[in-house]
RNA sequence: GACGCUCAGGGAGAUGGCAUACCUCCCGGCCUCGCGGCCAAACCACCCCCCGGGUUGAUGAUGCCUGCCUCACC
Numbered sequence: 001g002a003c004g005c006u007c008a009g010g011g012a013g014a015u016g017g018c019a020u021a022c023c024u025c026c027c028g029g030c031c032u033c034g035c036g037g038c039c040a041a042a043c044c045a046c047c048c049c050c051c052g053g054g055u056u057g058a059u060g061a062u063g064c065c066u067g068c069c070u071c072a073c074c
Stems, first nucleotide, its partner, number of pairs: 009027005016065005022060001028039004045055004
């Protein structure tokens, strides 16, 4: 100096919020004395006869709340 692994931390997981820290993925660069800022990565659903047509779900997963839809009762 390079590569790999592990720990901690941060970020992401097709429509909102909180909790869990369980699952998967990403973690590099630049600026600043520092605080911090900017960019990148992960992410941005499925099906078909694919100029177009069709389908499921507020969860990655679980619980709760909110919104929406359907049914029943008052």